[in-house]
RNA sequence: GGGCGCAUAGUAUAAUGGUAGUGCGUUUGGCUUACAACCAAAUAGCGAAAGUUCGAUUCUUUCUGUGCCCA
Numbered sequence: 001g002g003g004c005g006c007a008u009a010g011u012a013u014a015a016u017g018g019u020a021g022u023g024c025g026u027u028u029g030g031c032u033u034a035c036a037a038c039c040a041a042a043u044a045g046c047g048a049a050a051g052u053u054c055g056a057u058u059c060u061u062u063c064u065g066u067g068c069c070c071a
Base pairs, nucleotide, nucleotide: 001070002069003068004067005066006065007064010024011023012022013021018054025043026042027041028040029039030038047063048062049061050060051059
């Protein structure tokens, strides 16, 4: 320099254009003499900027970060 991917909550990961879910974690309450486990509730998110569209996490372009391959 060229090519192909990835970027979603504290963490790991879904979501093929129509209100973004789940596990773990964290917090609160219940249970217990107490802790753990268990039960109930809460917590918090689409990398940046444009474009298309009635509507974008999703499609297109550029940028940023990161991984792999070729040279």
This is a predicted structure of a 71-nucleotide RNA (transfer RNA) from a Thermodesulfovibrionales bacterium. Its Rfam family is "tRNA". Its family is annotated with triplet codon-amino acid adaptor activity in the Gene Ontology. Rfam classes the family as a transfer RNA. The coordinates come from a structure-prediction model, not an experiment, and the mean pLDDT is 81. The RNAcentral record of the sequence draws on ENA.